A computed fold for a 155-nucleotide RNA, annotated as glmS glucosamine-6-phosphate activated ribozyme aptamer. It matches the Rfam family "glmS glucosamine-6-phosphate activated ribozyme aptamer". The family's RNA type in Rfam is riboswitch. Rfam's curators write: This entry contains a glucosamine-6-phosphate activated ribozyme that is found in the mRNA for GlmS. GlmS is an enzyme that uses fructose-6-phosphate and glutamine to generate glucosamine-6-phosphate. It was read from a public genome assembly, where an Rfam model found it. The coordinates come from a structure-prediction model, not an experiment, and the mean pLDDT is 79.

[in-house]
């Protein structure tokens, strides 16, 4: 370095199961199993806390853990006010590298569910393929809210 075998890792709408529901066996209370979130979207760094975005669906019931929501601090971008312009600093507002709130307009995109077919399992059910459909966040464009200051240069 190559090959073979074994083990571990693999996930972030993600993992798990003690209630619940369901199946099988035994037969009245047990054993062994099954189900238990469908995609879209989401990460500047550290810390914190926790009941963490959007719709589709409706045991997706219930619970546990985790977690990119959120909060604080720090870095960074943008913005109004200090007579005006440029630059810088500082609090404030807001966002996070496509980096300024409200608001207005434009305007998409999904998977499960469903239908059909195949495979595994005694079964609950798991899994694969095909068909047709339907979102909201988001995004893009416009918009430009809001309060205090300081310094340099020019007017």
């Nucleotide at each position: 370095c190559a090959u073979g075998c074994c083990a571990a890792c693999a996930a972030a709408g993600c993992g798990c199961c003690u209630g619940a529901a369901c199946a099988u066996c035994a037969u009245u209370u047990g054993a062994u199993g099954u189900u238990g979130a469908c995609g879209a979207g989401g990460a500047c760094g550290a810390g914190g806390a926790c009941a963490u975005u959007c719709g589709a669906a409706u045991u997706u019931c219930g619970g546990c853990g985790g977690g990119u929501a959120c909060c604080u601090c720090g870095g960074g971008g943008u913005g109004u006010u200090u007579c005006u312009g440029u630059c810088u600093u500082c609090u404030c507002a807001u966002c996070u590298a496509u980096a300024g709130a409200a608001c207005u307009g434009c305007g998409a995109c999904a998977a499960a569910u469903c239908u059909c077919a195949g495979g595994g399992g005694u079964g609950a059910u798991c899994u694969u393929g095909a068909g047709g459909a339907c979102a909201a966040u988001a995004g893009c464009a416009g918009g430009g809210a809001a309060a205090a200051a300081a310094g340099a240069c020019a007017g």